About this RNA: Predicted 3D model of a 356-nucleotide RNA (Bacterial RNase P class A) from a soil metagenome. The coordinates come from a structure-prediction model, not an experiment, and the mean pLDDT is 76. It matches the Rfam family "Bacterial RNase P class A". Rfam's curators write: Ribonuclease P (RNase P) is a ubiquitous endoribonuclease, found in archaea, bacteria and eukarya as well as chloroplasts and mitochondria.
RNA sequence: AGGAGGUCGGGCGGUCGCCUGCGCUGGUAAAGCCAGCACGGGAGGAAAGUCCGGACUCCACAGGGCAAAGGUGGCCGUUAACGGCGGCCCCGAACGAUCGGGGGAAAGUGCCACAGAAAAGAGACGGCCUCCGGUACCGCCGGAGGAGUCGGUGAAAAGGUGAGCUGUCUCACCAGCAGGUCCGGUGACGGACUUGCUCGGUAAACCCCACCUGGAGCAAGACUGAUAGGAGGGAUGCGCUGCCCGCGCCGCCUCCGGGUAUGUCGCUAGAGUCGGCCGGCAACGGUCGACCCAGAGGAAUGACCGCAGACCUUCCCUAGUAGGGGAGGUGACAGAAUCCGGCUUAUAGACUCCCU
Numbered sequence: 001a002g003g004a005g006g007u008c009g010g011g012c013g014g015u016c017g018c019c020u021g022c023g024c025u026g027g028u029a030a031a032g033c034c035a036g037c038a039c040g041g042g043a044g045g046a047a048a049g050u051c052c053g054g055a056c057u058c059c060a061c062a063g064g065g066c067a068a069a070g071g072u073g074g075c076c077g078u079u080a081a082c083g084g085c086g087g088c089c090c091c092g093a094a095c096g097a098u099c100g101g102g103g104g105a106a107a108g109u110g111c112c113a114c115a116g117a118a119a120a121g122a123g124a125c126g127g128c129c130u131c132c133g134g135u136a137c138c139g140c141c142g143g144a145g146g147a148g149u150c151g152g153u154g155a156a157a158a159g160g161u162g163a164g165c166u167g168u169c170u171c172a173c174c175a176g177c178a179g180g181u182c183c184g185g186u187g188a189c190g191g192a193c194u195u196g197c198u199c200g201g202u203a204a205a206c207c208c209c210a211c212c213u214g215g216a217g218c219a220a221g222a223c224u225g226a227u228a229g230g231a232g233g234g235a236u237g238c239g240c241u242g243c244c245c246g247c248g249c250c251g252c253c254u255c256c257g258g259g260u261a262u263g264u265c266g267c268u269a270g271a272g273u274c275g276g277c278c279g280g281c282a283a284c285g286g287u288c289g290a291c292c293c294a295g296a297g298g299a300a301u302g303a304c305c306g307c308a309g310a311c312c313u314u315c316c317c318u319a320g321u322a323g324g325g326g327a328g329g330u331g332a333c334a335g336a337a338u339c340c341g342g343c344u345u346a347u348a349g350a351c352u353c354c355c356u
Stems, first nucleotide, its partner, number of pairs: 001356003005352004011307006018042004023037006044333001048344002051342005056217004069213005074088005089102005103208002108206002110202003125151002128146008159174006175198010221265003229256005237249004272291008310330009
């Protein structure tokens, strides 16, 4: 100087306040509710994006296969599951630590900007070579043909190099691809020998192969359930007349259905956190011990002060690239909303380990 991880992401104290659990006291006949007091707990590494995978709930199918649609893509593991993670394999980049990529382009179809003559079984722009004609002579101009070489264009020009020296070629070596045999490996793959070929790229283009996938989501869903509605009842009340009968009406009582408002549950003890030991290279698994760590929802988790410390700027003193003191400033990204495992993105600053 660089590469790859891991941890923290403010500390301590005080005052006031908010949400919640539990206990006590008081009010109320009680349940419940309200008030007060005491004690306990109260955002994150990403709570975020909602990109994957699950738990859970409802709906659908309740067995199997095919098709469609979507997704995944080296191999072996790991896991509840995954597109995650771990180890390994191959290709590419780097001096290196390390990083990036991953089925098939030799089944078929399509596409390949600009430049360039030509972008796929190709082509002839300049130069070059051969022939012919003109001019008239170490040359120039025009035409026809050749081409394996050179230049130029491009990300890419028909694998590369060498020899033969004029055939729309041959040979040798190397490289790549495909087939076969043997050996090693669980496997991806690697090694040896041999035969054939020289075939551009692109699959986040269609497509082919293998595997996976029912849909919606906690505003899921469950319970309760006013008001309004329907049926019935009739002592009393009101009206029709002052009384009786009758009728009607409202309040009242009982029952019914539906499930709106509201309330409660779901709801936070879990694939949980921390530590030890054992197995495994590791991801991870097993076992033992300790602990309980938000549960709001018109959505709490805040404000102020003090102390010490970190960093930056500036000044002063001692002066040895060091130390001491004063003043001012800074502290990020961002905030739960059913829960969990990942990925991705944002992040001032601090610490730590390994490697080149």